[in-house]
Context: one part of a larger RNA
RNA sequence: CUGGGCGUAAAGGACGAGAAGGCGGGAACGUAAGUUUACCCUAAAAGUCACCGAGCUCAACUCGGUGAAUGGGGUAAAUACUGCGUUCCUAGAGUCUGCCAGGGGCCAGCGGAACGGUCGGUGUAGGGGUGAAAUCCGAUGAUAUCGACCGGAACGCCGAAGGCGAAGGCAGCUGGCUAGGGCAGUACUGACGCUGAUCUCGUGAAAGCCAGGGGCGCGAACCGGAUUAGAUACCCGGGUAGUCCUGGCCGUAAACGAUGGGUGCUAGCUUUGGGGAGAGUCGACCCUCUCUGAGGCGAAGCUAACGCGUUAAGCACCCCGCCUGGGGAGUAUGUCCGCAAGGCCGAAACUC
Numbered sequence: 001c002u003g004g005g006c007g008u009a010a011a012g013g014a015c016g017a018g019a020a021g022g023c024g025g026g027a028a029c030g031u032a033a034g035u036u037u038a039c040c041c042u043a044a045a046a047g048u049c050a051c052c053g054a055g056c057u058c059a060a061c062u063c064g065g066u067g068a069a070u071g072g073g074g075u076a077a078a079u080a081c082u083g084c085g086u087u088c089c090u091a092g093a094g095u096c097u098g099c100c101a102g103g104g105g106c107c108a109g110c111g112g113a114a115c116g117g118u119c120g121g122u123g124u125a126g127g128g129g130u131g132a133a134a135u136c137c138g139a140u141g142a143u144a145u146c147g148a149c150c151g152g153a154a155c156g157c158c159g160a161a162g163g164c165g166a167a168g169g170c171a172g173c174u175g176g177c178u179a180g181g182g183c184a185g186u187a188c189u190g191a192c193g194c195u196g197a198u199c200u201c202g203u204g205a206a207a208g209c210c211a212g213g214g215g216c217g218c219g220a221a222c223c224g225g226a227u228u229a230g231a232u233a234c235c236c237g238g239g240u241a242g243u244c245c246u247g248g249c250c251g252u253a254a255a256c257g258a259u260g261g262g263u264g265c266u267a268g269c270u271u272u273g274g275g276g277a278g279a280g281u282c283g284a285c286c287c288u289c290u291c292u293g294a295g296g297c298g299a300a301g302c303u304a305a306c307g308c309g310u311u312a313a314g315c316a317c318c319c320c321g322c323c324u325g326g327g328g329a330g331u332a333u334g335u336c337c338g339c340a341a342g343g344c345c346g347a348a349a350c351u352c
Base pairs, nucleotide, nucleotide: 003324004323005322006321007306008305012320014203015202016201017200018199021195022194023193025089026088027087028086029085030084031083033082034081035078036077037076038075039074040073041072042071048068049067050066051065052064053063054062055061092192093189094188095187096185097184098183099182100181104178105177106176107175108174109173110172111155115151116150117149118148119147120146121145122144126137127136163170164169208249209248210247211246212245213244217243218242222238223237224236225235260319261318262317263316264315265314268297269296270295271294272293273292274291275290276289277288278287301308302307325352326351327350334345336343337342
């Protein structure tokens, strides 16, 4: 390189936007670059391949002969497919009009429950905690209970197998700003599309880092109490960073559906979110059909099996990423990035 693969065996990039590139709907005409056919020229010798022959006892080997192979150039022709040019089309894509759902994002304001604290009232001897205890709190009056105020964090019920988002993720309420999606109409544009390289940019949980704030609860580290042979743990009492906010870094994950994106095709049944139409009704519910999403079960088919099965892991095509025995190793080296922690790219010797 070819080949075979990537849900769980090695293998889908964390996710998106897009430049190059690759690929690309229907019709007509032109062209003849790719493509095909015929012929001509060329491709030193050796070598390769096929056949014939000769020499070493055979063969390998050596020598002689004939032919072939793909390639390069030219001429003539063909025009289905691809390309290119022109014109046209509307099924892809987009726009428009109307309607709709939603924890999609950002900002601001507001709310109640719980918790902690401070002050005050009632009240007295315990409370707390556990398997049992103890450390711990409490006569400077705790626990319990009532009231007022302060504080920070998270939003019970609704809530769902439910919704939204590209992924990470998103949930009290109200308002503002903003993005995407679905359905109906079928008015407009006329292939404007798909994918997308370590090519670039952006987004990216938690933890961690820098500066400033904040700090109720929880709580790595740490200190006690227990347990135990020990107990650097599990249990208990404390508790710093952190968890929260603003700005800036980091760029990772079992970032998972362990399943890249796009298009078309291939039985159904059932549940559920959003929309439309029909029938029906005073209006609806129910019912039927349909588009779009999310689940369960399954025909065919696929799969090593498990399982997947119109949300494919089925049948095909296009584009990207990735794998090629285990360990060594996501290590070393080197570039790049980072304040650091470290990240991205990423071997070999050796060994089984």
The part of an RNA shown here (small-subunit ribosomal RNA, central domain) has 352 nucleotides and comes from an uncultured bacterium. The coordinates come from a structure-prediction model, not an experiment, and the mean pLDDT is 87.